[in-house]
Molecule: transfer RNA
Organism: Candidatus Falkowbacteria bacterium CG10_big_fil_rev_8_21_14_0_10_37_14
RNA sequence: GGACGGCUAGCUCAGUUGGUUAGAGCGCUACAUUGACAUUGUAGAGGUCACAGGUUCGAAUCCUGUGUCGUCCA
Numbered sequence: 001g002g003a004c005g006g007c008u009a010g011c012u013c014a015g016u017u018g019g020u021u022a023g024a025g026c027g028c029u030a031c032a033u034u035g036a037c038a039u040u041g042u043a044g045a046g047g048u049c050a051c052a053g054g055u056u057c058g059a060a061u062c063c064u065g066u067g068u069c070g071u072c073c074a
Stems, first nucleotide, its partner, number of pairs: 001073007010026004019057001028044005050066005
């Protein structure tokens, strides 16, 4: 220098050829349960979907560029 793949909650990840309010498990907070913990149950908080631009009535999803991590080629 070139090619490919990843980037979504604190962590690990899903998201079926674009469609109404973006999800799960673990973790966190509150309550219930206990003499007190743990476990379990219920509820809740937490996201500029890496960033910018474009296409579209509508974008996490499509296109372009940038950043970053990884693999390969030279």